[in-house]
Context: one part of a larger RNA
RNA sequence: AGUGUAUGGUGGAUGCCUUGGCGUCCAGAGCCUAAGAAAGACGUGGCUAGGCUGCGAUAAGCUCCGGGGAGUCGCUAAGCAGACUUUGAUCCGGAGAUUUCUGAGAUCGGGAAACCGGCCAAGAUUCAUCUCUUGGAACCGCCUGUGCAAACAGGCGGAGGGAACGCAGGGAACUGAAACAUCUCAGUACCUGCAGGAAGAGAAAGAAACCUCGAAACCCCUAGUAGCGGCGAGCGAACGGGGUCAAGCCUAAACCGAUGUAGUGUCAAGCUUACGGGCGUUGCUACGUCGGUGUCGUGGGAUCCACUGGGUUGGCCGUAUCCAACCCAAGGAGUAAGAAAACCUAUCUUUAGACGAACGGCAUGGGAAGGCCGGCCGCAGAGGGUGAAAGCCCCUUAGUCGAAAAGGAUGGGUCUCCUGUGGCGAUCCCAAGUAAUACCAGGCACGUGAAAUCUGGUAUGAAUCCGGGGGGACCACCCCCCAAGGCUAAUUACUACUGGACGACCGAUAGCGAAAUAGUAGCGCGAGCGAAAGGUGAAAAGUACCCCUAUAAGGGGAGUGAAAUAGUACCUGAAACCAUACACUU
Numbered sequence: 001a002g003u004g005u006a007u008g009g010u011g012g013a014u015g016c017c018u019u020g021g022c023g024u025c026c027a028g029a030g031c032c033u034a035a036g037a038a039a040g041a042c043g044u045g046g047c048u049a050g051g052c053u054g055c056g057a058u059a060a061g062c063u064c065c066g067g068g069g070a071g072u073c074g075c076u077a078a079g080c081a082g083a084c085u086u087u088g089a090u091c092c093g094g095a096g097a098u099u100u101c102u103g104a105g106a107u108c109g110g111g112a113a114a115c116c117g118g119c120c121a122a123g124a125u126u127c128a129u130c131u132c133u134u135g136g137a138a139c140c141g142c143c144u145g146u147g148c149a150a151a152c153a154g155g156c157g158g159a160g161g162g163a164a165c166g167c168a169g170g171g172a173a174c175u176g177a178a179a180c181a182u183c184u185c186a187g188u189a190c191c192u193g194c195a196g197g198a199a200g201a202g203a204a205a206g207a208a209a210c211c212u213c214g215a216a217a218c219c220c221c222u223a224g225u226a227g228c229g230g231c232g233a234g235c236g237a238a239c240g241g242g243g244u245c246a247a248g249c250c251u252a253a254a255c256c257g258a259u260g261u262a263g264u265g266u267c268a269a270g271c272u273u274a275c276g277g278g279c280g281u282u283g284c285u286a287c288g289u290c291g292g293u294g295u296c297g298u299g300g301g302a303u304c305c306a307c308u309g310g311g312u313u314g315g316c317c318g319u320a321u322c323c324a325a326c327c328c329a330a331g332g333a334g335u336a337a338g339a340a341a342a343c344c345u346a347u348c349u350u351u352a353g354a355c356g357a358a359c360g361g362c363a364u365g366g367g368a369a370g371g372c373c374g375g376c377c378g379c380a381g382a383g384g385g386u387g388a389a390a391g392c393c394c395c396u397u398a399g400u401c402g403a404a405a406a407g408g409a410u411g412g413g414u415c416u417c418c419u420g421u422g423g424c425g426a427u428c429c430c431a432a433g434u435a436a437u438a439c440c441a442g443g444c445a446c447g448u449g450a451a452a453u454c455u456g457g458u459a460u461g462a463a464u465c466c467g468g469g470g471g472g473a474c475c476a477c478c479c480c481c482c483a484a485g486g487c488u489a490a491u492u493a494c495u496a497c498u499g500g501a502c503g504a505c506c507g508a509u510a511g512c513g514a515a516a517u518a519g520u521a522g523c524g525c526g527a528g529c530g531a532a533a534g535g536u537g538a539a540a541a542g543u544a545c546c547c548c549u550a551u552a553a554g555g556g557g558a559g560u561g562a563a564a565u566a567g568u569a570c571c572u573g574a575a576a577c578c579a580u581a582c583a584c585u586u
Base pairs, nucleotide, nucleotide: 001585002584003583004582005581006580007579008578009577015571016535017534020506021505022503023502024501025500026499027498028497029495030494031161032160039102040101041100042056043055044054046080047079050076051075052074062096063095064094065093066092067091071084072083073082108117109116110115119136120135121134122133123132124131139158140157141156142155143154144153145152146151165196166194167193168192169191170190176183180230206213207212217244218243219242220241221240227235228234248487249486250485251431255292256291257290258289259288260287261286262285263284264283270279271278273320274319275318276317277316297465299430300429301428302427304423305422306421307420309328310327311326312325313324314323315322330419331418332417333416334415342414343413344412345411346410347409348408349407350406351405353401354400355399359374360373361372362371375392376391377381383395384394385393436460437459438458439457440456441455442454446472467482468481469480470479471478522529523528542570545557546556547555548554
């Protein structure tokens, strides 16, 4: 020096564990915000220096109402001091009060966020000023009023945030095509705008095929079919069938009335329901506003004609057969489109909770829930805890019950709103720089193709029902439908958030990056990047006292404990590596 054995040290693998994660399903909830959000800064505790949680100068809290019933003054984190509490505290739920400063380029102005500086009004203090308190004043849009206008005043709204989902405006490349350019990836990623609890779409100028269907959306099929395609790679429908859900409506115009402006017309045209009286800046025309009417494709509506419950009031006057308004009756509908607000009531439900069956002994052991013996309950033998493994010890579980207050759903009522029918086809209306056409693009499964349909740019530019669009070039016949205005629940998508259940999911190098002060420490000028780190014991019973020692180290006794080779560097404690003892080899 090496090899082997043994005993230790070091180290932290492994096993066991789980406070934390991951995923799926079900249900709820789904927007917050100038009445100042989300996110923060700074404060706030008797002793509180830091971190977390809570709260806001009323500051780990204040008030009221309900639950609950013996302790409490949050965690790290023990202690001291002192309080509160059966006159019901702490705690849990509902409703309110307070809520500094920053933050919407935060809103009076500025600004290097959490700071600085003013103005106006009222108040406090002061002899007075200073100072302090409360309130007000930003910008943009719309409406109203004033004004020639600029502008001013008032009212209403907006601004910012939000995980994914949505709609829209823009919009790649790697890649694939075994290269690459059309093509693909893909209208994907990404950027931007905007909205909602969903969004979008939506009541046929549809789809079909000579039969018919009857808004939209989503799912299963149709079907990897028909097609498209350097006919390569690839892309890829629809009709129809089966389901989920179901809901339909309002304008424009013609016509009538009111009203405003402009023009025209001046004493008879005209108007007044009819007639007779009567009126007189009335009337007529154009444009605008408001109200009524009206909304469709067996074309519809207006005008006109006919018929149509009751009553009251009105019409410049009288009369009447007319017209209008209102009320009642009858019928219908409704607060989420079609107008719109609220209340009462019943039931169910959410936000605290309540009750809730049945076991003892013996031995072992530190400890019984395990063993043995004998019982019991079960609409409860899910689960967790308790000194080892508990249906009957504890929390629970099956089941049953419960709300002063606030919210939700459904039903009923109050309430509110609506309501003619038919005929004729003469006249009027039926959405215009629109449809269509040409060219150029986009988008349709469809790459220009025979390329319709849809959308846009440029140019041209109709018709009004004897009209217009579509049926995949185009034409005819036939069939279907009514564009150029608008609204619309449910079925659908998603899950930041709340509750529940489950897992041939993980078990600390795993599982979220994070089981712990975690988006922390640390790094970076910055955008941003981003860790490590769990386990004594049943219970701290966390080693009184003595000794060694230069020791706030470490150790030896003693003591606790079942165990201290469980001593806080703490469960188990592998290997590498180190040491000691013995044996052997050289």